[in-house]
RNA sequence: AUAGCAGGACGGUCUGUCGCUUGUCCGUAAGGGCAUGAGGAAAGUCCGGGCAACGCAGAGCACCAUAUUUCCUAACGGGAAGCGGUCCGCGAGGGUCGAGUAGCGUAACAGAAAAUAACCGCCCCGCUCCGGUGGGGCAAGGGUGAAAAGGUGGGGCAAGAGCCUACCGGUGCGCAUGGCGACAUGUGCAGCCGUACGCCUUAUGGGUUGCAAGAUCAAGUAAACCGGCGUCCGAGGGUUGCUCGCCCGAGCCGGAGGGUAGAUCGCUACAUGCAGGCGGCAACGUCUGUGGCAGAUAAAUGGCAGACAUUCCGGAAACGGAAUACAGAACCCGGCUUACAGGCCUGCUAUUUUU
Numbered sequence: 001a002u003a004g005c006a007g008g009a010c011g012g013u014c015u016g017u018c019g020c021u022u023g024u025c026c027g028u029a030a031g032g033g034c035a036u037g038a039g040g041a042a043a044g045u046c047c048g049g050g051c052a053a054c055g056c057a058g059a060g061c062a063c064c065a066u067a068u069u070u071c072c073u074a075a076c077g078g079g080a081a082g083c084g085g086u087c088c089g090c091g092a093g094g095g096u097c098g099a100g101u102a103g104c105g106u107a108a109c110a111g112a113a114a115a116u117a118a119c120c121g122c123c124c125c126g127c128u129c130c131g132g133u134g135g136g137g138c139a140a141g142g143g144u145g146a147a148a149a150g151g152u153g154g155g156g157c158a159a160g161a162g163c164c165u166a167c168c169g170g171u172g173c174g175c176a177u178g179g180c181g182a183c184a185u186g187u188g189c190a191g192c193c194g195u196a197c198g199c200c201u202u203a204u205g206g207g208u209u210g211c212a213a214g215a216u217c218a219a220g221u222a223a224a225c226c227g228g229c230g231u232c233c234g235a236g237g238g239u240u241g242c243u244c245g246c247c248c249g250a251g252c253c254g255g256a257g258g259g260u261a262g263a264u265c266g267c268u269a270c271a272u273g274c275a276g277g278c279g280g281c282a283a284c285g286u287c288u289g290u291g292g293c294a295g296a297u298a299a300a301u302g303g304c305a306g307a308c309a310u311u312c313c314g315g316a317a318a319c320g321g322a323a324u325a326c327a328g329a330a331c332c333c334g335g336c337u338u339a340c341a342g343g344c345c346u347g348c349u350a351u352u353u354u355u
Base pairs, nucleotide, nucleotide: 001351002350003349004348005347006346007345008344010342012308013307014306015305016304017303018302020037022035023034024033025032026031039326043337044336046335047334048333049332050331051210052209053208054207058244059243060242061241063206064205065204066203067202068082069081070080071079072078083098084097085096086095087094088093099201100200103199104198105197106196107195119142120141121138122137123136124135125134126133127132150168151167152166153165154164155163169193170192171190172189173188174187175186176185177184178183214265215264216263217262225255226254227253228252229251236248237247238246239245270292272291273290274289275288276287277286278285279284309324310323311322312321313320314319
C1' cells in the first nucleotide's frame, strides 16, 4: 500500500423568524417573559423484572419454557470467559450443535438386506449331457444407497469372519497428573464396536391478566318496557386450562331502547446518567465527584429563509446543480432481535514492497 477480521463510539451543525408541548414567573384579565422538548434503535412486543388488579383452600392431571462448565446480574430463555463435537476460511477469525439412552418406533427411492440380511460372488459335498444343477457353509470382494455391521498387516480356515493377534480409531470402566469446573493428557483392563430423527425419561422454573392495569371526582339516563330461567328439589357466579374439592348465592340471560364519552391521580427520581479512581481476562462490581434529562391524550417535539458540513453528478478550474441513513416516545427498567446513508477510533491477519 492493497484486501480483510474483531470490537467500540457517532450518526448533521449554527442563525433568524412564525408556531406547538410542559413547567414556572408577572398580570384583574386579555396576554407576555424565561426555561424545556425523541432514539440508538423510541420499532418488533420476543424474554426477564418492577408496579397494579384479581385470587390466596388446596390436590391431581395436563400445558409451556429451559437443558455443556464456571461466573455476572434484581432477574432472565440475557451476557462474559471457557470446554467438547462438527463445518467454513491461507490467516486474524466465524457459523452451528451440546441433559439421559433403560425401553419403543421410523428410516422414502434404490437395494438381497436399513439390523440377526445374501442378489452377484467365494468355499465344501452330491449329480452331470461339463453348459450347469441340488444341499450346506461364509460375509472378505462387487453392486444399491444419505447411511451397509470399525481400519491396516499377520495368523487362521474348505472358504471366511474381532475367530485370534500387533498397531491405529472409538466406547465403557479403573488409576495418576493438571484444572474451581466442563474437560484434557498419560496409562491399564474389557473385542465392547453402525448412524440419524422422534416418542419417552429426568432436572429446574412458570397462578392469571396487563397502565385501555388500577384509584378518585364530576355530569347525565329509564330503578321504566318485552321474553325466558331461578329463589334451598337453588339459576348463576368465583376459585389456574381441565377434573375433584371449596366458597358466595337471589337474582341471572336475551331483546328493543335511553344516557355519557369530562377531569385528577397512576406519570416519571431512578437496579439513574456522566467523569475519574480501584478490583476483575471480561461480563460486571465498588468508591468519590457531579448533573436533573420529554410526559402528549387524537396526541407537542414543526414550517419557512439563510450559512456551513457531507455525498453524488457536470466541469481543466473557478463554480453550478441535486440529495441528507433507518426511523419517531405513550407506565418504567434490563436484555434480545430486526432496520440503518455515511464516515471515525482501537487491536489484529494475509500478501507485496522499502528501510
The prediction has a mean pLDDT of 76. This is a predicted structure of a 355-nucleotide RNA (Bacterial RNase P class A). The model forms 98% of the base pairs in the Rfam consensus. It matches the Rfam family "Bacterial RNase P class A". From the family's description: Ribonuclease P (RNase P) is a ubiquitous endoribonuclease, found in archaea, bacteria and eukarya as well as chloroplasts and mitochondria. It was read from a public genome assembly, where an Rfam model found it.